The prediction has a mean pLDDT of 82. This is a predicted structure of a 596-nucleotide part of an RNA (large-subunit ribosomal RNA, domain I) from Actinomadura harenae. The organism belongs to Actinomadura, within Bacteria. It matches the Rfam family "Bacterial large subunit ribosomal RNA".

Context: one part of a larger RNA
RNA sequence: GGCAUACGGUGGAUGCCUUGGCAUCAGGAGCCGAUGAAGGACGUGGGAGCCUGCGAUAUGCCUCGGGGAGUCGGCAACCAGACUUUGAUCCGGGGAUUUCCGAAUGGGGGAACCUGGCACUCGUCAUGGGGUGUCGCCGCCGGCUGAAUGUAUAGGCCGGUUGGUGGGAACGCGGGGAAGUGAAACAUCUCAGUACCCGCAGGAAGAGAAAACAAUAGUGAUUCCGUGAGUAGUGGUGAGCGAAAGCGGAUGAGCCUAAACCGUGCGCGUGUGAUACCUGGCAGGGGUUGCGUGUGCGGGGUUGUGGGACCAUCUUGUUGAGGCUGCCAUCUUGACAGGGAGUUACAAACCGCUGGUGUAGUCGAAUGGUUUGGGAUAGCCGACCGUAGACGGUGAGAGUCCGGUAGACGAAAUUCCAGUGGCUCCCGGGUGUGUUCCCGAGUAGCACGAGGCCCGUGAAAUCUCGUGUGAAUCUGCCACGACCACGUGGUAAGGCUAAAUACUUCCUGAUGACCGAUAGCGGACAAGUACCGUGAGGGAAAGGUGAAAAGUGCCCCGGUGAGGGGUCGUGAAAUAGUACCUGAAACCGUGUGCCU
Numbered sequence: 001g002g003c004a005u006a007c008g009g010u011g012g013a014u015g016c017c018u019u020g021g022c023a024u025c026a027g028g029a030g031c032c033g034a035u036g037a038a039g040g041a042c043g044u045g046g047g048a049g050c051c052u053g054c055g056a057u058a059u060g061c062c063u064c065g066g067g068g069a070g071u072c073g074g075c076a077a078c079c080a081g082a083c084u085u086u087g088a089u090c091c092g093g094g095g096a097u098u099u100c101c102g103a104a105u106g107g108g109g110g111a112a113c114c115u116g117g118c119a120c121u122c123g124u125c126a127u128g129g130g131g132u133g134u135c136g137c138c139g140c141c142g143g144c145u146g147a148a149u150g151u152a153u154a155g156g157c158c159g160g161u162u163g164g165u166g167g168g169a170a171c172g173c174g175g176g177g178a179a180g181u182g183a184a185a186c187a188u189c190u191c192a193g194u195a196c197c198c199g200c201a202g203g204a205a206g207a208g209a210a211a212a213c214a215a216u217a218g219u220g221a222u223u224c225c226g227u228g229a230g231u232a233g234u235g236g237u238g239a240g241c242g243a244a245a246g247c248g249g250a251u252g253a254g255c256c257u258a259a260a261c262c263g264u265g266c267g268c269g270u271g272u273g274a275u276a277c278c279u280g281g282c283a284g285g286g287g288u289u290g291c292g293u294g295u296g297c298g299g300g301g302u303u304g305u306g307g308g309a310c311c312a313u314c315u316u317g318u319u320g321a322g323g324c325u326g327c328c329a330u331c332u333u334g335a336c337a338g339g340g341a342g343u344u345a346c347a348a349a350c351c352g353c354u355g356g357u358g359u360a361g362u363c364g365a366a367u368g369g370u371u372u373g374g375g376a377u378a379g380c381c382g383a384c385c386g387u388a389g390a391c392g393g394u395g396a397g398a399g400u401c402c403g404g405u406a407g408a409c410g411a412a413a414u415u416c417c418a419g420u421g422g423c424u425c426c427c428g429g430g431u432g433u434g435u436u437c438c439c440g441a442g443u444a445g446c447a448c449g450a451g452g453c454c455c456g457u458g459a460a461a462u463c464u465c466g467u468g469u470g471a472a473u474c475u476g477c478c479a480c481g482a483c484c485a486c487g488u489g490g491u492a493a494g495g496c497u498a499a500a501u502a503c504u505u506c507c508u509g510a511u512g513a514c515c516g517a518u519a520g521c522g523g524a525c526a527a528g529u530a531c532c533g534u535g536a537g538g539g540a541a542a543g544g545u546g547a548a549a550a551g552u553g554c555c556c557c558g559g560u561g562a563g564g565g566g567u568c569g570u571g572a573a574a575u576a577g578u579a580c581c582u583g584a585a586a587c588c589g590u591g592u593g594c595c596u
Base pairs, nucleotide, nucleotide: 001595002594003593004592005591006590007589008588009587015581016544017543020515021514022512023511024510025509026508027507028506029504030503031167032166039101040100041099042055043054044053046079047078049075050074051073061095062094063093064092065091066090070083071082072081106115107114108113116135117134118133119132120131121130122129136165137164138163139161140160141159142158143157144156145155171202172200173199174198175197176196182189186236212219213218223250224249225248226247227246233241234240254496255495256494257440261299262298263297264296265295266294267293268292269291270290277286278285279329280328281327282326283325284324304474306439307438308437309436310434311432312431313430314429315428317336318335319334320333321332322331323330338427339426340425341424342423350422351421352420353419354418355417356416358414359413361409362408363407367382368381369380370379371378383400384399385389391403392402393401445469446468447467448466449465450464451463455481476491477490478489479488480487531538532537551580553567554566555565556564557563
């Protein structure tokens, strides 16, 4: 030095464990914010720090409920001092306080800082100083003023404003919008209207009550699912892309306006002195009330077997008022009756009662002996409960030890839901005549250029934009895949609309042929921490004594150390001693044997 073997050291694999994750399902909840959010900074405890809570009323204050013996949050003990059956701590409902920054909003600013005006107020002899409130911008409403330029308008000023501003995981709608890729290259095409950026909104959004489909038969708003169907189509007819009707289901809801006409207010133009007009007829009276046009408000009206207006005519009850006067007629309007409806579109608030629901909780069955063991939940023997033999804990596998579980019950306050009563709103309908009037205009259509539809310009309809041109009003207009005729369906150019659908930051519950500390979230631990980076940003490592600290008294070495040794002690075990369960290998030793 090598090999072998035994015993150690080092190291932290493996096994076992789980406080943490992952995924899915069900239910709930689904916006927060100038009444200052989300997110932070700084404070706040008798005693340093971090986390949690809270805000100068600061680990908390008031009140109403629950609960019932200890408590002063966690790491985390210790010391000191308090509170509590006159009900503390704790749990829930409601309220108060809530520094500074942050949309941040008096002005400024390198966030958490600096510095003002005004009103009131405290203090000082006075100044400085302190406190409370208020002072951003934009929009909207009302008023005043007022240019170029006569009326006007722009602009300016004043007052009011519980309008906006910012945040939010995914879902939604809209405005922009790639490339890697595929086509075995590549350009049309594809990827894909995807990723990404921007704007806006809601608990859902969007869509939505036929100018729709269909095909000689019919359906009857929209949305979503299944099917139709990888079909019809489209396509360098390549790669690929890819419907609809119909059928079966989920849900189910329909409405309001514009116009004609009537009334009324205002503006402008115009006209006459009665023949217009003041509801009609007759008589009287009035005197700009007229006519045309524009606009606001109220009534009317809303449809496709076309509808409505106007005109004529038929038809519910009782009663009051009005129309310049009288008579006759007639119209308008109020109340009651009768009928219908309603807070989610179709108008809109609020209150009460009843029932349920959530936000604290309450009750809740049934086991003894013996053996082993440190310990019984284990073995053996014998019982019991079960609408409860889910699960977790307890010194080893516990239906009967503890918490729970099945089941049953519970709310002062407050949330939501349903019903009901107040309450509120609405009420005419029919028939006839008509070449009277209205039925959404820079619109439809057309030309050119595009986009989007299964549809890549094609025979290319339908839908939507840009530029130009530019109709008709029911004897009208649009669609039915160029276009025309016939036939059929519908009624554009205004608006609203619940549900069925999408998603899950969040709350509650449950489940797993999901992980078990190099796994599972990056994070089971002071983790988006330490650390790195000018910054955007990147981003760790690190779990386990024991049933219980019972966490080792005394002596010795040593620096009155760190650490170790001895001998007692604790414990089931200390080769479980806090560098602590198990403790592999590499690597390093010591003893013994053999070889050189």